[in-house]
């Protein structure tokens, strides 16, 4: 010189699962045959008292951040057992992956956010030869 794994930025794609129930609402948004005030009137400002959103809690799902668990296999370890063959044997611990399981964490549906994971570009890294 080529350039694998891998890393990292940047772009694209990218799943599921609650219109539960309870409290709470300073402020935010938004309603009221309600009540005060200001105004010639449209209108405005205030208090109340509901709704949403949030925020706390319980039930309930849901896995694809992140994190727990393990098959096979593998011999760094002890111990038996054979008995010099560095054992194709037994215990026992260890080490061992996923989209698999658990659901501690996170989530549970305009949008947005986050997303394991693909693809693609740049950069960095350099096995093996």
């Nucleotide at each position: 010189u080529c350039g694998a794994a891998g890393g990292u930025u940047g772009c694209g794609g990218g799943a599921g699962a609650g219109u539960c129930c309870c409290g709470c609402c300073a402020g935010g948004c938004u309603g009221g045959c309600u009540c005060c005030c200001c105004c010639g009137g449209c209108g405005g400002g205030g208090a109340c008292c509901g709704g949403c959103a949030g925020c706390g809690g319980g039930c309930a799902c849901c896995g694809a951040a992140g994190g727990g668990g393990c098959a096979a296999g593998c011999c760094c370890c002890g111990g038996g057992c054979a008995c010099c063959g560095g054992g194709c044997c037994c215990c026992g611990g260890g080490c061992g992956a996923a989209a698999c399981u658990c659901u501690c964490a996170g989530g549970u549906u305009c949008c947005c956010a986050g997303g394991a994971c693909c693809g693609c570009a740049g950069c960095c890294g350099g096995a093996c030869g």

The RNA shown here (Glycine riboswitch aptamer) has 129 nucleotides and comes from a Planctomycetota bacterium. Taxonomically the source falls in Planctomycetota (Bacteria, Pseudomonadati). Its Rfam family is "Glycine riboswitch aptamer". From the family's description: This family represents the bacterial glycine riboswitch. The sequence was found by an Rfam model in a public genome assembly.